Predicted 3D model of a 73-nucleotide RNA (transfer RNA) from an uncultured Coriobacteriaceae bacterium. It matches the Rfam family "tRNA". Rfam classes the family as a transfer RNA. Rfam links the family to the GO term triplet codon-amino acid adaptor activity. It was read from a public genome assembly.
RNA sequence: ACGCCGGUAGUUCAAUUGGUAGAGCGGCGGUCUCCAAAACCGUUGGUUGAGGGUUCGAGUCCUUCCCGGCGUG
Numbered sequence: 001a002c003g004c005c006g007g008u009a010g011u012u013c014a015a016u017u018g019g020u021a022g023a024g025c026g027g028c029g030g031u032c033u034c035c036a037a038a039a040c041c042g043u044u045g046g047u048u049g050a051g052g053g054u055u056c057g058a059g060u061c062c063u064u065c066c067c068g069g070c071g072u073g
Base pairs, nucleotide, nucleotide: 001072002071003070004069005068006067007066010025011024012023013022019056026044027043028042029041030040031039049065050064051063052062053061
């Protein structure tokens, strides 16, 4: 330099053919317990890496850039 994959909640990851952004873990509160852990119930969660474009509508499609990983030379 070129090619491919990835970037979404604090974290690990989903999101079907473009149509309400979700789950586990975590945090907070509660039940239980002598206390704690575990378990259970409730609750808390977002600039979807950044800009621009297409569209009635974009995490998703197009485009430029940034970051990480792998590969080729």